[in-house]
């Protein structure tokens, strides 16, 4: 320097914004209307480097069974850009870069 590999999914959390919806607040005589996410919230989105679980992988044992045990390491990280209504530890990305 190059190649391969460092598994997948679900639930949750950090976090996220707002005509996706609800709620809340304001305007209005009133509302099925308009405005507001420098509105706490519910729904919603949501982590490679966060949590838990299931499955899978690998190794060994086995009474050979849809079985049992162990293991599944490490991981600092922009800016720009993209999607969605909009944004984000989402995607880009175990990227660029750094050590």
């Nucleotide at each position: 320097a190059u190649a391969c590999g460092a598994g997948u999914u679900u639930u949750c959390u950090a976090g996220g914004g707002u005509u996706u919806c609800c709620g809340c607040g304001g305007c209005c005589a009133a509302u099925u209307g308009c405005c507001g996410g420098a509105c706490u919230g519910g729904u919603c989105c949501g982590a490679g480097a966060g949590a838990a679980a299931a499955c899978g992988g690998c190794a060994g044992c086995u009474u050979a069974g849809u079985g049992c045990u162990g293991u599944u390491a490490c991981a600092c990280g922009g800016a720009a850009g993209g999607a969605u209504a909009a944004a984000a530890g989402c995607c880009c990305g175990g990227g660029a870069g750094a050590a």
The RNA shown here (Guanidine-I riboswitch aptamer) has 99 nucleotides and comes from Peribacillus cavernae. The source organism's lineage runs through Bacteria, Bacillati, Bacilli, Caryophanales and Peribacillus.